[in-house]
RNA sequence: GGGCUCAUAGCUCAAUGGUUAGAGCAGCCGGCUCAUAACCGGUCGGUUCCAGGUUCAAAUCCUGGUGGGCCCA
Numbered sequence: 001g002g003g004c005u006c007a008u009a010g011c012u013c014a015a016u017g018g019u020u021a022g023a024g025c026a027g028c029c030g031g032c033u034c035a036u037a038a039c040c041g042g043u044c045g046g047u048u049c050c051a052g053g054u055u056c057a058a059a060u061c062c063u064g065g066u067g068g069g070c071c072c073a
Base pairs, nucleotide, nucleotide: 001072002071003070004069005068006067007066010025011024012023013022018056027043028042029041030040031039049065050064051063052062053061
């Protein structure tokens, strides 16, 4: 330098172009227990990497950029 691929909650990950982007863990509150852990319930948590484009509608499609990974040279 070229090709492929990934980027979504604090972490790990979901989400046919179509209602208000969800789950587990973590955090917080409560239940249970003599108590802790485990378990159960609730709650909190989002610039869907950035900038544009297409569309009635974009996390999703297209272009460029940034960063990570793999391969080739």
Model confidence (mean pLDDT): 81 of 100.
This is a predicted structure of a 73-nucleotide RNA (transfer RNA) from an Anaerolineae bacterium.
It matches the Rfam family "tRNA". Rfam describes the family as follows. Transfer RNA (tRNA) molecules are approximately 80 nucleotides in length. The family's RNA type in Rfam is transfer RNA.
It was read from a public genome assembly.